[in-house]
Fluoride riboswitch aptamer (crcB RNA motif) from Candidatus Scalindua sp., 67 nucleotides, folded computationally. Rfam family: Fluoride riboswitch aptamer (crcB RNA motif). Gene Ontology terms of the family: positive regulation of gene expression and response to fluoride. The organism belongs to Candidatus Scalindua, within Bacteria.
RNA sequence: UAUUAUUAUGGCGAUGAGGUUCGCCCUGAAGUGCUCCGAACAUGGGGCUAAUAACCUCUACUGAUAC
Numbered sequence: 001u002a003u004u005a006u007u008a009u010g011g012c013g014a015u016g017a018g019g020u021u022c023g024c025c026c027u028g029a030a031g032u033g034c035u036c037c038g039a040a041c042a043u044g045g046g047g048c049u050a051a052u053a054a055c056c057u058c059u060a061c062u063g064a065u066a067c
Base pairs, nucleotide, nucleotide: 010025011024012023013022016058017057018056019055020054021053033048034047035046036045037044
């Protein structure tokens, strides 16, 4: 690295990780933010917020103050 068998284990909630709670989905699923230009729900261009679904903590980022 590949193959086979057995066993164990679900996944998701606009940017990372852990814990708790809540909600959603059953794999063609749940999920994939807002706004402007534009004929366009564009394969296009521009702007803005947020590391949470909620709470707490850590990390990253941003602003202010102090040393």